This is a predicted structure of a 74-nucleotide RNA (transfer RNA) from a Patescibacteria group bacterium. The sequence is in RNAcentral, with records from ENA. Its Rfam family is "tRNA". The family's RNA type in Rfam is transfer RNA.
RNA sequence: GUGCGAGUGGCUUAGCCCGGCAGAGCGAUCGACUCUUAAUCGAUUGACCGAGGGUUUGAAUCCCUCCUUGCACG
Repeated sequence: GUGCGAGUGGCUUAGCCCGGCAGAGCGAUCGACUCUUAAUCGAUUGACCGAGGGUUUGAAUCCCUCCUUGCACG
């Protein structure tokens, strides 16, 4: 340099193809239970989706450019 893939709460990720309220597990906080802790149960918490632009009534999702990263080829 060329091709393909990945980037979404603090962490791991679903959703993307085929546009319509961004979900889950872990974590954290508070409470229940317990002599205490752990485990368990309940509630709460937090992502405008890598950046910018475009299309659209509406974009994580479609289009363009770029950034970071992995693999392959050279």